Context: one part of a larger RNA
RNA sequence: CGUAGGAAUCUUGAGGGGGUUCGUCUUUAGUACGAGAGGACCGAGAUGAGGCAGGCUCUGGUGUACCGGUUGUUUCUCCAGAGGCAGUGCCGGGUAGCCAUCCUGCUACGGGAUCAGCGCUGAAAGCAUCUAAGCGCGCAGCCCGCCCCAAGAUAAGGAUUCCCCAUCAGGGUGGUGGGAGACUACCACCUUGAUAGGCCGCAGGUGGAAGCUCAGCAAUGGGUGAAGCCGAGCGGUACUAAUAGCCCGAUUGG
Repeated sequence: CGUAGGAAUCUUGAGGGGGUUCGUCUUUAGUACGAGAGGACCGAGAUGAGGCAGGCUCUGGUGUACCGGUUGUUUCUCCAGAGGCAGUGCCGGGUAGCCAUCCUGCUACGGGAUCAGCGCUGAAAGCAUCUAAGCGCGCAGCCCGCCCCAAGAUAAGGAUUCCCCAUCAGGGUGGUGGGAGACUACCACCUUGAUAGGCCGCAGGUGGAAGCUCAGCAAUGGGUGAAGCCGAGCGGUACUAAUAGCCCGAUUGG
């Protein structure tokens, strides 16, 4: 821009893409078959590999914005207590998120037409013959059903709702943000508000703060006290910021 009024939401599926993989064990059954050695089809059950997708409850990894320990040095403020720097100084743990080696699911089953092949009926050719007419079975392959995209499918589809001539319905800009993200886009919210921050509570992490006090000459240990601190998690609460506005937006339709 088109899809002959403008929008919002939900869709049909022409067409296209993906997938439909491979074992082992038990049983049927040491059966059928076979002199024996050996050893099944069909069917039932269990468990894996590979591939794909999703997830973080578990097991782990990371987690330089969390907690603790500790070395050297320096600063505040002398002690004590803290801060800076040294690869996050080093070390031990670790929330959320992200992740796999962890967890979950699928890879199943059925139908149709068939290849090779196996058949029925059956002439040409009094027989025979699966084929010439006709009919049946038949593969991991083909086409469907499964998953994804999809009306620029210009054949431009469908349904519902709104707008009623008014810058309307709606959209955008702007702002607070996000399990969304390079930007854009997408999604949530914008006071008729829980969108983010703050605060409160909880979960979770660390692991027993400082100060005071007690024991000890002291190093240190005990008590106060599962203490103090605490990023992203869960919930609550308008304290702060989402103010006020602006722009676009139909006449060949009704």
Description: A computed fold for a 254-nucleotide part of an RNA from an Aquificaceae bacterium, annotated as large-subunit ribosomal RNA, domain VI.